RNA sequence: GGGACCGUAGCUCAACGGUUAGAGCAGAGGACUCAUAAUCCUUUGGUUCUGGGUUCGAAUCCCAGCGGUCCCA
Numbered sequence: 001g002g003g004a005c006c007g008u009a010g011c012u013c014a015a016c017g018g019u020u021a022g023a024g025c026a027g028a029g030g031a032c033u034c035a036u037a038a039u040c041c042u043u044u045g046g047u048u049c050u051g052g053g054u055u056c057g058a059a060u061c062c063c064a065g066c067g068g069u070c071c072c073a
Stems, first nucleotide, its partner, number of pairs: 001072007010025004018056001027043005049065005
């Protein structure tokens, strides 16, 4: 330098172009217990990498850029 794949909550990941983007773990509060752990309940938490485009409507499709992994040179 070229190509492929990927980028969504603190972490790991879902989400047919269509309701207000969700789950597990983690965090906070509570229940239980003599207490702790475990378990259970409730709950906080989002620039969907950035900028454009298409569309009535974009996390999703298109273009460019940025970052990561791998392959080729």
Overview:
A computed fold for a 73-nucleotide RNA from a Planctomycetota bacterium, annotated as transfer RNA. Model confidence (mean pLDDT): 82 of 100. Rfam family: tRNA.